c-di-GMP-I riboswitch aptamer from an uncultured Nitrospirota bacterium, 81 nucleotides, folded computationally. Its mean pLDDT, the model's own confidence on a scale to 100, is 87.
RNA sequence: UCCCGAUAAAGGCGAACGCGUUGGAAGGCGUGGGCGCAAAGCUACGGGUCAAGGCUGGGCCUUGAUUGCCGGGCUGCCGAA
Numbered sequence: 001u002c003c004c005g006a007u008a009a010a011g012g013c014g015a016a017c018g019c020g021u022u023g024g025a026a027g028g029c030g031u032g033g034g035c036g037c038a039a040a041g042c043u044a045c046g047g048g049u050c051a052a053g054g055c056u057g058g059g060c061c062u063u064g065a066u067u068g069c070c071g072g073g074c075u076g077c078c079g080a081a
Stems, first nucleotide, its partner, number of pairs: 004079002012037002017032006035068001041074003045071003048066008
């Protein structure tokens, strides 16, 4: 340094659900909450899924959303075996 990841230490993130807010929707944001997470940090690049619209014979296309669905890229804390 890389792989790896403990009933270790310090700190971090924050599922469902509630409330507020925003959007046509999927969903976003804030707050409470805490299921979990060693990349649950960043990135829609590939696939998946979801929403709206269009075309359509199966299905496909466009736009949007999701990185806490998987993979890729970039970066990163701590440290036993």

Its Rfam family is "c-di-GMP-I riboswitch aptamer". Rfam links the family to the GO term cyclic-di-GMP binding.